A computed fold for a 1466-nucleotide RNA from an uncultured bacterium, annotated as small-subunit ribosomal RNA. The prediction has a mean pLDDT of 84.
RNA sequence: AGAGUUUGAUCCUGGCUCAGAAUGAACGCUGGCGGCGUGCUUAACACAUGCAAGUCGAACGAUGAAGCCUAGCUUGCUAGGUGGAUUAGUGGCGCACGGGUGAGUAAUAUAUAGGUAACGUGCCUCUUAGUCUGGGAUAGCCAUUGGAAACGAUGAUUAAUACUGGAUACUCCUUCUAACUCUAAUGUUAGUCGGGAAAGUUUUUCGCUAAGAGAUCGGCCUAUUUCCCAUCAGCUUGUUGGUAGUGUAAGAGACUACCAAGGCUAUGACGGGUAGCGGGUUUGAGAGGAUGAUCAGCCACACUGGAACUGAGACACGGUCCAGACUCCUACGGGAGGCAGCAGUGGGGAAUAUUGCACAAUGGAGGAAACUCUGAUGCAGCAACGCCGCGUGGAGGAUGACGCAUUUCGGUGUGUAAACUCCUUUUAUAUGGGAAGAUAAUGACGGUACCAUAUGAAUAAGCACCGGCUAACUCCGUGCCAGCAGCCGCGGUAAUACGGAGGGUGCAAGCGUUACUCGGAAUCACUGGGCGUAAAGCGCGCGCAGGCGGCUAUUUAAGUUGGAUGUGAAAGCCUACGGCUCAACCGUAGAACUGCAUCCAAAACUAUUUAGCUAGAGUGUGGGAGAGGAAGAUGGAAUUAGUUGUGUAGGGGUAAAAUCCGUAGAGAUAACUAGGAAUACCAAAAGCGAAGGCAAUCUUCUGGAACACUACUGACGCUGAGGCGCGAAAGCGUGGGGAGCAAACAGGAUUAGAUACCCUGGUAGUCCACGCAGUAAACGAUGAAUGUUAGUCGUCGGGUAGCUAGUCUAUUCGGUGAUGCAGCUAACGCAUUAAACAUUCCGCCUGGGGAGUACGGUCGCAAGAUUAAAACUCAAAGGAAUAGACGGGGACCCGCACAAGUGGUGGAGCAUGUGGUUUAAUUCGAAGAUACGCGAAGAACCUUACCUAGCCUUGACAUUGAUUGAACGGACCAGAGAUGGACCGGUGCCCUUCGGGGAACAUGAAAACAGGUGCUGCACGGCUGUCGUCAGCUCGUGUCGUGAGAUGUUGGGUUAAGUCCCGUAACGAGCGCAACCCUUAUCCUUAUUUGCCAGCACAUCAUGGUGGGAACUAUAAGGAGACUGCCGGUGAUAAACCGGAGGAAGGCGGGGACGACGUCAAGUCAUCAUGGCCCUUACGACCAGGGCUACACACGUGCUACAAUGGUAUAUACAGAGAGCAGCCAUCUGGUGACAGAGAGCGAAUCUAUAAAGUAUAUCACAGUUCGGAUCGGAGUCUGCAACUCGACUCCGUGAAGCUGGAAUCGCUAGUAAUCGGAUAUCAGCCAUGAUCCGGUGAAUACGUUCCCGGGCCUUGUACACACCGCCCGUCAAGCCAUGGAAGCUGGGAGUGCCUGAAGUCGGUCACCGCAAGGAGCCGCCUAGGGUAAAACUGGUAACUAGGGCUAAGUCGUAACAAGGUAACC
Repeated sequence: AGAGUUUGAUCCUGGCUCAGAAUGAACGCUGGCGGCGUGCUUAACACAUGCAAGUCGAACGAUGAAGCCUAGCUUGCUAGGUGGAUUAGUGGCGCACGGGUGAGUAAUAUAUAGGUAACGUGCCUCUUAGUCUGGGAUAGCCAUUGGAAACGAUGAUUAAUACUGGAUACUCCUUCUAACUCUAAUGUUAGUCGGGAAAGUUUUUCGCUAAGAGAUCGGCCUAUUUCCCAUCAGCUUGUUGGUAGUGUAAGAGACUACCAAGGCUAUGACGGGUAGCGGGUUUGAGAGGAUGAUCAGCCACACUGGAACUGAGACACGGUCCAGACUCCUACGGGAGGCAGCAGUGGGGAAUAUUGCACAAUGGAGGAAACUCUGAUGCAGCAACGCCGCGUGGAGGAUGACGCAUUUCGGUGUGUAAACUCCUUUUAUAUGGGAAGAUAAUGACGGUACCAUAUGAAUAAGCACCGGCUAACUCCGUGCCAGCAGCCGCGGUAAUACGGAGGGUGCAAGCGUUACUCGGAAUCACUGGGCGUAAAGCGCGCGCAGGCGGCUAUUUAAGUUGGAUGUGAAAGCCUACGGCUCAACCGUAGAACUGCAUCCAAAACUAUUUAGCUAGAGUGUGGGAGAGGAAGAUGGAAUUAGUUGUGUAGGGGUAAAAUCCGUAGAGAUAACUAGGAAUACCAAAAGCGAAGGCAAUCUUCUGGAACACUACUGACGCUGAGGCGCGAAAGCGUGGGGAGCAAACAGGAUUAGAUACCCUGGUAGUCCACGCAGUAAACGAUGAAUGUUAGUCGUCGGGUAGCUAGUCUAUUCGGUGAUGCAGCUAACGCAUUAAACAUUCCGCCUGGGGAGUACGGUCGCAAGAUUAAAACUCAAAGGAAUAGACGGGGACCCGCACAAGUGGUGGAGCAUGUGGUUUAAUUCGAAGAUACGCGAAGAACCUUACCUAGCCUUGACAUUGAUUGAACGGACCAGAGAUGGACCGGUGCCCUUCGGGGAACAUGAAAACAGGUGCUGCACGGCUGUCGUCAGCUCGUGUCGUGAGAUGUUGGGUUAAGUCCCGUAACGAGCGCAACCCUUAUCCUUAUUUGCCAGCACAUCAUGGUGGGAACUAUAAGGAGACUGCCGGUGAUAAACCGGAGGAAGGCGGGGACGACGUCAAGUCAUCAUGGCCCUUACGACCAGGGCUACACACGUGCUACAAUGGUAUAUACAGAGAGCAGCCAUCUGGUGACAGAGAGCGAAUCUAUAAAGUAUAUCACAGUUCGGAUCGGAGUCUGCAACUCGACUCCGUGAAGCUGGAAUCGCUAGUAAUCGGAUAUCAGCCAUGAUCCGGUGAAUACGUUCCCGGGCCUUGUACACACCGCCCGUCAAGCCAUGGAAGCUGGGAGUGCCUGAAGUCGGUCACCGCAAGGAGCCGCCUAGGGUAAAACUGGUAACUAGGGCUAAGUCGUAACAAGGUAACC
């Protein structure tokens, strides 16, 4: 000192959470020792038992033990004396201290500083004086007696330092007088009337009395201080004051009587809630916050309430009286008690100790003292409750043992750790010695601390954590389960987050958890925050109180500053030093205690006094501006209605319609009339007003502002809690008015619905007058005032100056706009009209939701307004900006995308693929585009993965391997075959030291292992599809921005192209584009066979057939050629485009290969490879048969057709490419034919193949046909072990649907579509109409980019980011939770009235007692408590009820976010 968490990412705002410290703690696991501390925070709940306050015989009477002495004598008894142990009573002092607790108390308290001239003070100290003389009682004791007891009653008798009369007493108290004092209150001094003392004892001593002084301790008073609620705003009758009394130690309405009517309060009275207060403790950098155990100070209390007595002191914890509750005893008549003293018990509680020892020390009470008492205190016991200290061993020790964990199987970790060797003894155990605390004696602690010796590593380690924050990682198990979690969040089959283990990290006799406090939190901000958009400026003004306030001089000294003095208890904190072995702890000294009070001084500032000033403010004069306000009058345009005329069939309305109006005459048109509301143009970033707001014209009345002039006043000012006033629209009341518009309502449409949007109507209302209401996104989302701080450009009002006299220029004051610097801001933005820099005052905010809601108060006729919470719930909600994606947003551009054409599909039959269904199986995969003639370039067996039955288990296949044999060939039996059985033949190749060894193949025990088309393409590699051959995708450096990011890559042109040019805070570069590659189109060179044949020759029916040729074609190698190169135009002089020339080819010449960053968890585990999981006499292998070919149906892709641009028949012309020896097959023969039998050539520029459409001729004549060929019957051919399921082909016969195809939809832009045939791969054959290639013939159309689809670039909005297949709202239904209302039910405390009224003080008092003083009794006042009445306040609970919150997959719609499909919101 910070960190995590809102987002795809960013900055900010803002809450939540964590890391720290602390505790009188508790709980979980664990636990060796010592020192010092601490220990009922809850029930001020109830208490058994013991102890906690007594002492004095030197105050008094009485009692009279032991011991001693004497006498008698029965030698152990009696009597006497002495002695004074003991102590019930009288008396004295103490019991008011010490100890406990915190209930009450918000000021009778505390704290600090004062006052007391308004007071008291036992014991103690000092001073002065005195202590004389009398008297009568009484307890005890004794006797009688009541009662269960507690406790008494009566009589007799007795003492005192008990009680009491008298004397003396200047100073004391008191009445009055005088003087003095600042004196009016008061006080002092002098005099005077009256009054008041004493205790003895034995000498001293110790006491006693009076007076004064001191010390100590108190009483009372004053100022300041001390929690929350204003949803507590008014309180008060002894109340406020006076007079006279009473009362007290003392002032006082403290109390009483009379008189007056005051007193307190927004600086918070009164009321309610809570609470002992401070020193301190804890936290914090501090300021603050929280707290008030232990220690020490003050207060209050002592079962609850009241009361007094005694006393120096009490209204008294271990005293008294009364009342009450509770407990106990009882003979039922009555009595007793008070642990919030120390122990202890029950109870409550998460939770807190021994019924211990001692008065040895310190202190207290009494006493002359010895001494007694002391649960104060000193000690011990229990408790890791806290702080501090110590230990659980040290050194060496590697092939780095074992075990455990992990592993890529090599290893690695635990780990010098252990074992083992050597050493030490703190601690422990045993034994011995042994303090200080005490000063002569006295030691509970205690045989304790400490010391010595011996023994022996011996007696001694755990807890939490290991995803990030936060130090520390792997394996196994589990599989959104079990569970974890402080926040974020983990877990759905590879979990460093759950549970276990190994390892590690942290702390350590402790470690974690929980609770609470402060901190971090500048998250209530004094130090030290904010309010345009994040929460937050009152809708606006006027203004009382309050706060703040111009210049000069003066006064005072309240604030302020300095100095001095007193106080601020001690302890604690801090510093220094010292004592316990250190430390904790303790001691001594210092500092500090930031405060309060008194005195002195200063006079700048604030304040005060006085006297002035004019710059703030106001007044005056003047001419102008204005939708400023109120009232009245007047006008025109338009709408509507009415009347009349003309006139005829429609009008109106909409995207389209309909409701509606109209032949009873609408609409249209013309004239007139009526009425209400609003004021076109001017009109504007314009003007006015405090805001709301204000708009035709004129008149009257009236408010304010600006400017100019500078005459007057002289700080008169600013702000403004409460208060008062104004305040859009809608709404309410009363009365008018009502044309248009128009909530509600009705109808028509739209729609799945349409309580809406659209249409036709239409009432409140809108208008006027008066009165309420008092709110708006009442907004500049920006409070008011003052001053300061660059500019530029408009515009409105006033003034000044200038000339060129204008519709001018310059300037100034005031208003209103735009842009922009500094500065500010999270950014956006603001920026002299501040959101800048400063000052003053007011208002407001403190996470989201619940909620601007509930309750209460105030206001209102109501609607409602205002003030304004909590429970509960979430970890976010939010602002600005960024880059994407998206939009039923915009601009530009491209593409057979549309359009223009052309031919199809969709209808028929068949082929083929798919779905579905079926089946023992119909193996599997592919699924919008991007699956469906796809994997499959060939399913009868095989393939084959599927099914049925049979059969094998180291296996059909691989490696290692003991053994044996060459391999292999032939044929027999059983069986469907796999397989099983039995038999015959056969001895090879290489090397050799001739013993043998090796390779291949076969057999093969045992075991490692094989095998899997089993799962996961959502674990992967590789390959592929698609966007898309679309023009994009990025980087380095620089620059800009707090940052995400931007720039570059945008812009102006251009292109097929991010292609190129220009511009430019960018400059460059990479992957893509293009080019380089192949092919095709032209030419040249070279080469010349199997290809070619012009010229020469030969031969043939004919043919490059032959000699020969190298021209042509062709072949196949190398070159050339095309580059906007040339010309003109356009363009910016660019890039480029248009046109032209030349050229075989012209602007990328045509075609191909080639596919950027990435997207779709796209496809493939069944091509292959592969992690993990699974099977192992089977999910592996073999074999036969079957299936993949099924068939009510649906879809995709094709073929053939529906005919005359055609069919049929005959004749006839012209290709290219590719293939061929288990092959292609000429030719001949046979067959109608498929084909068969012979058989030449060719491993191919040599041989093999009729190209077809076309052309010529003939026929058919529009028909289900001489179209079409499905289907079926018969007969065959070929391939093949084998054509039944299930092949192709041929011939004869049969001759179905179909006459151009609904909605919809596909391809194609030139050698293309269309059409025609040919070839090949796979292949024994073939279901090929498929796929791929080849050539022949060979079109039409494109105006154009509005629309559909896809894409690119720029821009805009966004509440989306899984990115619109997004997000998200409300009702209803279900569950849970807290809250409000509520008939009622039931508590609590306080107050008031009335009744009653104990004890007790006080007052009164004739009868009774007493000689008297006086007492008893009685009466009265007050009063605790009790009863009762009504009302208020505040809790609990409640049938029912209201909304709210939360809860993976409920219902209905789709309100919001894009123009969200009707812009949204108040």